[in-house]
RNA sequence: UUCCGUGAUGGGGAUGGAGUUCCCCGAUAACCGCCGAAAGGCUGAUGACUCCUGCCAUGGC
Numbered sequence: 001u002u003c004c005g006u007g008a009u010g011g012g013g014a015u016g017g018a019g020u021u022c023c024c025c026g027a028u029a030a031c032c033g034c035c036g037a038a039a040g041g042c043u044g045a046u047g048a049c050u051c052c053u054g055c056c057a058u059g060g061c
Base pairs, nucleotide, nucleotide: 010025011024012023013022016052017051018050019049020048021047033042034041035040
C1' cells in the first nucleotide's frame, strides 16, 4: 500500500430507573401504539424476563 474477513465504540425497540438477553440502525438510519371519514375511542411504564418507582382495580388491618 492492496485484498479478504470480522465488528469494538455509538444509537434505537409508543411515558421512568436498573440488571440479563434478543432484534434493528449506521446519522440520509433504526424509532416515534392501535381503531375511525371525522368526532371520538382502546391497551401498556418491558422488544422479552426480573426488580424498583409511579398509576389503576379489589379485599383485609